[in-house]
Context: one part of a larger RNA
Molecule: small-subunit ribosomal RNA, central domain
Organism: Limibacter armeniacum
RNA sequence: UUGGGUUUAAAGGGUACGCAGGGGGUUUGUUAAGUCAGUGGUGAAAGUUCAAAGCUCAACUGUGAAAGUGCCAUUGAUACUGGCAGACUUGAGUACCGGAGAGGUAGGGGGAAUUCCCCAUGUAGGGGUGAAAUGCAAAGAUAUGGGGAGGAAAACCGAAAGGGAAGGCAGCCUACUGGCCGGUAACUGACGCUCAGGUACGAAAGGGCGGGGAGGGAAAAGGAUUAGAUACCCUGGUAGUCCGGGCCGUAAACGAUGAAGACUAGGUGUUUGCCCUUCGGGGUGGGUGCCCAAGGGAAAGUGAUAAGUUUUCCACCUGGGGAGUACGCUGGCAAAAGUGAAACUC
Numbered sequence: 001u002u003g004g005g006u007u008u009a010a011a012g013g014g015u016a017c018g019c020a021g022g023g024g025g026u027u028u029g030u031u032a033a034g035u036c037a038g039u040g041g042u043g044a045a046a047g048u049u050c051a052a053a054g055c056u057c058a059a060c061u062g063u064g065a066a067a068g069u070g071c072c073a074u075u076g077a078u079a080c081u082g083g084c085a086g087a088c089u090u091g092a093g094u095a096c097c098g099g100a101g102a103g104g105u106a107g108g109g110g111g112a113a114u115u116c117c118c119c120a121u122g123u124a125g126g127g128g129u130g131a132a133a134u135g136c137a138a139a140g141a142u143a144u145g146g147g148g149a150g151g152a153a154a155a156c157c158g159a160a161a162g163g164g165a166a167g168g169c170a171g172c173c174u175a176c177u178g179g180c181c182g183g184u185a186a187c188u189g190a191c192g193c194u195c196a197g198g199u200a201c202g203a204a205a206g207g208g209c210g211g212g213g214a215g216g217g218a219a220a221a222g223g224a225u226u227a228g229a230u231a232c233c234c235u236g237g238u239a240g241u242c243c244g245g246g247c248c249g250u251a252a253a254c255g256a257u258g259a260a261g262a263c264u265a266g267g268u269g270u271u272u273g274c275c276c277u278u279c280g281g282g283g284u285g286g287g288u289g290c291c292c293a294a295g296g297g298a299a300a301g302u303g304a305u306a307a308g309u310u311u312u313c314c315a316c317c318u319g320g321g322g323a324g325u326a327c328g329c330u331g332g333c334a335a336a337a338g339u340g341a342a343a344c345u346c
Stems, first nucleotide, its partner, number of pairs: 004317003007300002012314001014201004021194002025088007033081002035077008048066004053061002091191001092188003095184005103177006115149007125136001162169001206247001209244003215241001221235003258313006266291011295302001319346003328339003
């Protein structure tokens, strides 16, 4: 290179937007670049193939012919691809009317509970465990009632439910705001798909600055357990967990399944629209589940939300270890991230 693959065997980028690039709906005309055909030129010799010839044969050598996939020019063809001009509406978008939602950002006020402080009642334990002990308590704890402070999280509703590109999103109210879906078929008229590089977003932990700190709680410390116990259990407890603004850029970032389009039996839930209805239900869209036909699959399983049949584009894989390491480079405050080998060995 021809090929084969990527749910679980190696392999889908964490997600999106998007320049270049690649590929692109129906139709008319034109052009003739790609494409196809004819003709001419060129395609050195040697070599190759064929024919016949010369060394006794052969190797070898000389002669002739052919081939020479290609390139150039020219004359034509016009289905397909491309260019140009025009038309179209089903792809895509817009408008109008409706709809659902923990989608996002900011602000506000409310309740339950834990902890702490004060007051009161009250007295000897309380807490914790497998059992205990450390720690707490006559300087009055635990328990109960009242008052106050502060921080964090949102019981029930709650769902295999909903919305979001992913990460992720949940008490209530208000403001601002993104996307999605349905109906109408009024408007634009291929404006569309994908996307190397790039840019933005991106859980938790971590790092820097300033706040905050109730509860939980790495580290460090005690008490136990044990042969030991740098653990599991217990008592307290710092960073952090929370907020502001900024950095990091990684996860089993998972559906371990890239995006978009088309096509291929059904059944049954659920959510949200629209139409019809004899009010039983039926039809038609968008999501989200379960079970399965055909099919493909090594099987597990998948099966219109495909892992089936296909088209386009991107990413990635090529035995295990060495190794996501070393070196170099890039960005980072650092931690670490990205890129990413080889020797050697089985």